[in-house]
Context: one part of a larger RNA
RNA sequence: UUGGGCGUAAAGGGCUCGUAGGCGGUUUGUCGCGUCGGGAGUGAAAUCACUGGGCUUAACCGAGUGCUUGCUUUCGAUACGGGCAGACUUGAGGCAUUCAGGAGAGAACGGAAUUCCUGGUGUAGCGGUGAAAUGCGCAGAUAUCAGGAGGAACACCGGUGGCGAAGGCGGUUCUCUGGGAAUGUUCUGACGCUGAGGAGCGAAAGUGUGGGGAGCGAACAGGAUUAGAUACCCUGGUAGUCCACACCGUAAACGUUGGGCGCUAGGUGUGGGGCCUUUUUCCAUGGGUUCCGUGCCGCAGCUAACGCAUUAAGCGCCCCGCCUGGGGAGUACGGCCGCAAGGCUAAAACUC
Repeated sequence: UUGGGCGUAAAGGGCUCGUAGGCGGUUUGUCGCGUCGGGAGUGAAAUCACUGGGCUUAACCGAGUGCUUGCUUUCGAUACGGGCAGACUUGAGGCAUUCAGGAGAGAACGGAAUUCCUGGUGUAGCGGUGAAAUGCGCAGAUAUCAGGAGGAACACCGGUGGCGAAGGCGGUUCUCUGGGAAUGUUCUGACGCUGAGGAGCGAAAGUGUGGGGAGCGAACAGGAUUAGAUACCCUGGUAGUCCACACCGUAAACGUUGGGCGCUAGGUGUGGGGCCUUUUUCCAUGGGUUCCGUGCCGCAGCUAACGCAUUAAGCGCCCCGCCUGGGGAGUACGGCCGCAAGGCUAAAACUC
């Protein structure tokens, strides 16, 4: 609970697509559904309000008028909303020409490094720490050279740089696929926005089956530290981390800021494109301007303040989600989903 809100106080759904619904550009005609005006009927009585009356007054009683916010019907109006018919191009989409990109999927390849194995050189230590020890090493380690195996990740470039709806994406090449920007007034002609349910995507960890396993490393073991040390430090080390397929469906999934459209001073970087121009033989660079993206600063305005400020948290409109004191509790119960872990939905008693 017809209110006020949602960056940080409670509150934006993790993200996208999209059903119903809600909302919807310019213009002409028409209908007259909504809407507006007049008339008629009805809207029981009592109650209620007002006026005047009756009991000596009042309560009370009875009378008249109103109210009864509405419904039905009829006549009319046609601006706005709506239906129907037609037109338009600025919203939206297509086409053409260009362009940038770690956007996605699959396959192949590459070098550095770690580890392991084999062989050579070589000898007594190595490793590790605050200091040590556990550990490794005369069965030849560490170091160094050569060769081999294997897995994972891609230094420099690298940038408040790029791309993606979000999660996220970074060695190179090839194949397949998605999205975006600019330019052209070239086509369609409102085809649009949002989106309850619904569907799909969704980091890490975790789960199932089968592979793989170099490094790292929950659990675990040992060594230290300490009063103790189920830790921090050290030596090892299993799951996992990797791949395929199938689940899970959650995060400080954050810009803690839902999406769309329009409007409202500037300044300065940077990424992508267009146009003009100067220096010039042309290019490149530079200057100006414009569109799209991404940062910083800042006016008006807003804000409790911090701050936000054309990428708004300003000024407006449309649609969705959510909040309503703290704890109990994102819990119990029920339902749905899941192999499980658990997830989604979601109270109350009690208490302050």
Model confidence (mean pLDDT): 88 of 100. Small-subunit ribosomal RNA, central domain from an uncultured bacterium, 352 nucleotides, folded computationally. It matches the Rfam family "Bacterial small subunit ribosomal RNA".